This is a predicted structure of a 100-nucleotide RNA (TPP riboswitch aptamer (THI element)) from Salipiger abyssi.
The sequence is in RNAcentral, with records from Rfam and Ribocentre.
[in-house]
RNA sequence: CGCCCCACCUCGGGGUGCCCGGCAGGGCUGAGAUGCACGAUGCGAACCCGUUGAACCUGACCCGGUUAACACCGGCGGAGGGAAGGUGACGGCACCGCAC
Numbered sequence: 001c002g003c004c005c006c007a008c009c010u011c012g013g014g015g016u017g018c019c020c021g022g023c024a025g026g027g028c029u030g031a032g033a034u035g036c037a038c039g040a041u042g043c044g045a046a047c048c049c050g051u052u053g054a055a056c057c058u059g060a061c062c063c064g065g066u067u068a069a070c071a072c073c074g075g076c077g078g079a080g081g082g083a084a085g086g087u088g089a090c091g092g093c094a095c096c097g098c099a100c
Stems, first nucleotide, its partner, number of pairs: 001097002003092002006088005011050004017028004034044004056081003062075004
């Protein structure tokens, strides 16, 4: 010095379940269960996450416990996938690398 840490900018990824109810609406869990236009779906809001990646998806209408059901706990399982570039100040030299 790279580097670490932090902040910012731009960008990207993702989900929206269960119950009651004729509707409206209400209840539960959760960070988040949303608005508009809707045929598929699209656009947006909030929220979470972005490779040190359990945000989220697949296996999976999975397996065991539990619940009215979802949720929850354990397993599957650190299994297979999964979205990042830039700029900058203070600070640090514990890690790794380079140079002297």